[in-house]
RNA sequence: CUCAUCGAGACCGGCUGAGGGACAGGCCCUUGGAAGCCGGGGCAACCCGCACGACCGCAAGGUCGCGCACGGUGCCAACUCCUGCGGAGGCGCUUGGCGCCGCCCGAGAGAUGAG
Numbered sequence: 001c002u003c004a005u006c007g008a009g010a011c012c013g014g015c016u017g018a019g020g021g022a023c024a025g026g027c028c029c030u031u032g033g034a035a036g037c038c039g040g041g042g043c044a045a046c047c048c049g050c051a052c053g054a055c056c057g058c059a060a061g062g063u064c065g066c067g068c069a070c071g072g073u074g075c076c077a078a079c080u081c082c083u084g085c086g087g088a089g090g091c092g093c094u095u096g097g098c099g100c101c102g103c104c105c106g107a108g109a110g111a112u113g114a115g
Base pairs, nucleotide, nucleotide: 001115002114003113004112005111006110011040012039013038014037015036019029020028021027023084024083025082026081041076042075043074046072047071049068050067052065053064054063055062056061080109085106086105087104089101090100091099092098093097
């Protein structure tokens, strides 16, 4: 940089000891113990692998779907905690457009995987 996914799911113990939720603003979590490290457990099914089905192909094989979960990652508060930009919608007003709202759509940012 490209592609896919992001409303589901899954916690205990030990060490330690103040912070953490990417950023900003909110709002939360936290000495009834944050973050980190170690051990164990679990979730999930992106990749590898294996099985099955459909289609394409002369074939090797490929694509899609579905299942398993030994291996490689990942993850185990809150929708990616919410909002940040644009659009649509609703409400209010001192109608200049502004303010507010959350059930919508898209973008951006971020996270994870694969290349």
The prediction has a mean pLDDT of 83. Predicted 3D model of a 115-nucleotide RNA (SAM riboswitch aptamer (S box leader)) from a soil metagenome. The sequence is in RNAcentral, with records from MGnify.